A computed fold for a 246-nucleotide part of an RNA from a metagenome, annotated as large-subunit ribosomal RNA, domain VI.
The full RNA is in RNAcentral, with records from SILVA.
Its mean pLDDT, the model's own confidence on a scale to 100, is 88.

[in-house]
Context: one part of a larger RNA
């Protein structure tokens, strides 16, 4: 821009893409078969491999948010404490997020038309013949089924609702994240929990400083402390004001 009024939702599905794998074991059954040795079809069940999708409860990785230990050196007048630099100085852990080595799921069932093949009926050709007319069965293939996209499908579809120009609705602006290169998408804008802050807390680290007590002292105790808390919940304290554009 189009879809001959403008919008908001919900859809149909022309068409397109994806998936399509397979082992072993148990049972049927030591049955059918076979002199024996051996040893099934069909059917039922269990459990794997590879591949793939989603997710983070568990396990594990990362985690330059965070907590702790510690070396050298500088600063803070000194001690203590705190702090800068040294690859995040080094080391031990680790929330959220992201992830796999983790968890869960998937390729199932079934239908249609068939291939090779197997048949029924059946002439040409009084017989025979699956074929010539007709009819049936039959495969990881094909078409459905399952998952995703999908009306620019210009053949531009359908349904419901709203609005009648001071419109419905949208944009811009602002606070943002289950979104993200930008844009877009989604949430919210005081009739408000959108983000920050604050409070509490799941959780992480591992028992702060100061003081007191014990000890000659190192050190230990008072103390699951202190600090953090990307998660969760609550709370208008701060910012989402007013105005604007189509």
């Nucleotide at each position: 821009c189009g879809u001959a009024g403008g919008a908001a939702a919900u859809u149909u599905g022309a068409g397109a893409g994806g998936c399509u794998c397979u082992g072993a074991c148990c049972u049927u059954a030591g049955u059918a078969c076979g002199a024996g040795a051996g040893g099934a079809c069909c059917g039922g069940g269990u459990u794997g491999g590879a591949c793939u999708a989603a997710c983070c409860u568990c396990u594990g990785g990362u985690g330059u948010a965070c907590c702790g230990g510690u070396u050298g050196u500088g600063g803070u007048g000194u001690c203590a404490g705190c702090u800068g630099c040294a690859u995040u100085g080094c080391c031990g852990g680790g929330u959220a997020g992201c992830c796999a080595c983790g968890u869960u799921g998937g390729g199932a069932c079934g239908g249609g038309a068939u291939a090779a093949g197997c048949g029924c009926u059946g002439a040409a050709a009084g017989c025979a013949u699956c074929u010539a007319a007709g009819c049936g069965c039959g495969a990881a293939c094909c078409c459905c089924a399952c998952c995703u996209c999908g009306a620019g499908a210009u053949g531009a579809g359908a349904u419901u609702u709203c609005c009648a120009u001071u419109a419905a609705g949208g944009g811009a602006c602002g606070u943002c994240a289950g979104a993200g290169a930008c844009u877009a998408u989604g949430a919210c804008g005081u009739u408000g929990a959108u983000a920050g802050g604050c409070u509490a807390u799941a959780g992480g680290u591992g028992u702060a400083a100061a003081g007191c007590c014990a000890g000659a002292g190192a050190u230990g105790g008072c103390a699951a402390a202190g600090c953090c808390g990307a998660g969760u919940a609550g709370u208008a304290c701060u910012a989402a004001u007013u105005a604007c554009c189509c």